[in-house]
Context: one part of a larger RNA
RNA sequence: GAUUGAACGCUGGCGGCAGGCCUAACACAUGCAAGUCGAGCGGUAGAGAAGGAGCUUGCUUCUUCUUGAGAGCGGCGGACGGGUGAGUAAUGCCUAGGAAUCUGCCUGGUAGUGGGGGACAACGUUUCGAAAGGAACGCUAAUACCGCAUACGUCCUACGGGAGAAAGUGGGGGAUCUUCGGACCUCACGCUAUCAGAUGAGCCUAGGUCGGAUUAGCUUGUAGGUGAGGUAAUGGCUCACCUAGGCAACGAUCCGUAACUGGUCUGAGAGGAUGAUCAGUCACACUGGAACUGAGACACGGUCCAGACUCCUACGGGAGGCAGCAGUGAGGAAUCUUCCACAAUGGGCGAAAGCCUGAUGGAGCAACGCCGCGUGCAGGAUGAAGGCCCUCGGGUCGUAAACUGCUUUUAUAAGUGAAGAAUAUGACGGUAACUUAUGAAUAAGCACCGGCUAACUACGUGCCAGCAGCCGCGGUCAUACGUAGGGUGCAAGCAUUAUCC
Numbered sequence: 001g002a003u004u005g006a007a008c009g010c011u012g013g014c015g016g017c018a019g020g021c022c023u024a025a026c027a028c029a030u031g032c033a034a035g036u037c038g039a040g041c042g043g044u045a046g047a048g049a050a051g052g053a054g055c056u057u058g059c060u061u062c063u064u065c066u067u068g069a070g071a072g073c074g075g076c077g078g079a080c081g082g083g084u085g086a087g088u089a090a091u092g093c094c095u096a097g098g099a100a101u102c103u104g105c106c107u108g109g110u111a112g113u114g115g116g117g118g119a120c121a122a123c124g125u126u127u128c129g130a131a132a133g134g135a136a137c138g139c140u141a142a143u144a145c146c147g148c149a150u151a152c153g154u155c156c157u158a159c160g161g162g163a164g165a166a167a168g169u170g171g172g173g174g175a176u177c178u179u180c181g182g183a184c185c186u187c188a189c190g191c192u193a194u195c196a197g198a199u200g201a202g203c204c205u206a207g208g209u210c211g212g213a214u215u216a217g218c219u220u221g222u223a224g225g226u227g228a229g230g231u232a233a234u235g236g237c238u239c240a241c242c243u244a245g246g247c248a249a250c251g252a253u254c255c256g257u258a259a260c261u262g263g264u265c266u267g268a269g270a271g272g273a274u275g276a277u278c279a280g281u282c283a284c285a286c287u288g289g290a291a292c293u294g295a296g297a298c299a300c301g302g303u304c305c306a307g308a309c310u311c312c313u314a315c316g317g318g319a320g321g322c323a324g325c326a327g328u329g330a331g332g333a334a335u336c337u338u339c340c341a342c343a344a345u346g347g348g349c350g351a352a353a354g355c356c357u358g359a360u361g362g363a364g365c366a367a368c369g370c371c372g373c374g375u376g377c378a379g380g381a382u383g384a385a386g387g388c389c390c391u392c393g394g395g396u397c398g399u400a401a402a403c404u405g406c407u408u409u410u411a412u413a414a415g416u417g418a419a420g421a422a423u424a425u426g427a428c429g430g431u432a433a434c435u436u437a438u439g440a441a442u443a444a445g446c447a448c449c450g451g452c453u454a455a456c457u458a459c460g461u462g463c464c465a466g467c468a469g470c471c472g473c474g475g476u477c478a479u480a481c482g483u484a485g486g487g488u489g490c491a492a493g494c495a496u497u498a499u500c501c
Stems, first nucleotide, its partner, number of pairs: 001501001004498001006497002009494002013373005020365001021331001026329003030326003035076003040073002046067010083284003092209007101201002106197008114148001116146002123138006154163003168189006176183002210256003217247003222244008259281004263274004286307005309320004337363001339362003345359001346357004376406004386397004411438006420428001445490005450471003456485005466473002
């Protein structure tokens, strides 16, 4: 000199764009953050309309039609998106390769979609419990579940053969049939099998990836083989047997520290430091362990077990997990609103309308940073008053002010008023921008002035009070302390502290 997710002190007008718990991966009140589909299914409370019956004439009940919350079965999605960096020095990351794999939704191709069955919720009855939540019996539907048939591809095979599927729903409709529901035809969305693609994921190899030798030896599933099991898949991944290996001064093992990268800061570069925001990868979700479901998890807002903590309890037993968005307490030098909207972009579900979305888009707070603008411009010498200094002559603040003329960025008020949106739909927002009016009006501080280092005098103090980055100032003449005047440097900031180059 440059840097910062900064902080402290003094000061503070506006706008644009960015960033804002670096500490306790500490504990969390409250609300919201993952639902959706009635065009898969049974079925209902309620509402509206029409008609009928009973009569107590404004109620009850029945039928039909329309609409339809909550709950349930079922499907898809809750493995994405969002957060954090505890762990991890290599099961990670980066770069370059590889073969023994899987892949829902999506794209393309081929072949099918026939005929049956038995349940379980919801619901009803009974019942246990304070609650959370159950239990028994009975009824029922399906794109839920299970056989049978068929098998172009597919899989297994001892090459003889063997095994394995499916589901319907909605729109429209001429003839025919009809138990008047429909069958049937057609279109759309589905379903099954299989081939290929795309995307995503798993696995393997090599090289690179912090410090310590005041850590020198480490290892028994350890290193390899055969066989088996297991996995989507290779493999000591696991097991039985056999061999006795394997790693290590090119630093094994152990200890400490640490998520990694693209990047960021600095530097002429080489390099050094760093890894906030944004993007890619990994890991984690109160702590430890485990599996289930599923195309995908060993799953942040799923399940089970154990533990710590908090809460409820009728003491028998239960409930919870903000490292999601806000917010609270605590810690700390220190880090924001319990805001608006799904209008845009994107995601989930749905045929669609649409619903959900603290992702996201916005607004709010704080000079935290960068950038831009302003706090007026021109004229104006009796060089006014006043302050300070003085050799008492004067000098200086100083064209500075007053005064005269001008302008209106900003401000205030009023009016018009976007783009962002594809047919419609705008949270932001009556915002940005534009026009008009008013009037210099609303807007300057901070640090420093001994040398380094730009900028000096007076008074006070008297080795005191104090200053200080280094050298050093202060003991009665202090340009170094304190105040004032003047000056210098930056400027809505300035200075200090910390920090890296």